Predicted 3D model of a 95-nucleotide RNA (Glycine riboswitch aptamer) from Abyssicoccus albus. The RNAcentral record of the sequence draws on Rfam.
[in-house]
């Protein structure tokens, strides 16, 4: 230096589910969105729980995920989403 691996930024791609319902705020009316409440869903932002296994006389601990709960979040478009790819940058690495 190359390659690798993490982490961030930028480009593309990116999947579900009521534009739910009442009452109130909202520009003169409406609508978005807000706030309270009432059911009905979704899983792929973040979060929660473990199987094999390691451990321990034991009993505890440890222990993954796109799976599990659905707390959050989200249910028309927009946004916003794990997760790919491709660029870069920056540590690892005085290696």
């Nucleotide at each position: 230096a190359a390659a690798c691996a993490a982490a961030g930024u930028a480009u593309u791609a990116g999947a579900g589910a009521g534009a739910a319902u009442a009452a109130g705020u909202g520009a003169a009316a409406g609508u978005a969105a807000c706030u309270u409440a009432u059911c009905g869903c979704c899983g792929a932002a973040g979060g929660u729980g473990c199987a094999a296994c390691u451990u321990u006389a034991a009993c505890a601990a440890g222990g993954a995920a796109a799976c599990u709960c659905u707390c959050a979040g989200g249910c028309a478009a927009a946004a916003g989403u794990a997760u790919a790819a491709u660029a870069c940058u920056u540590u690892g690495a005085u290696a």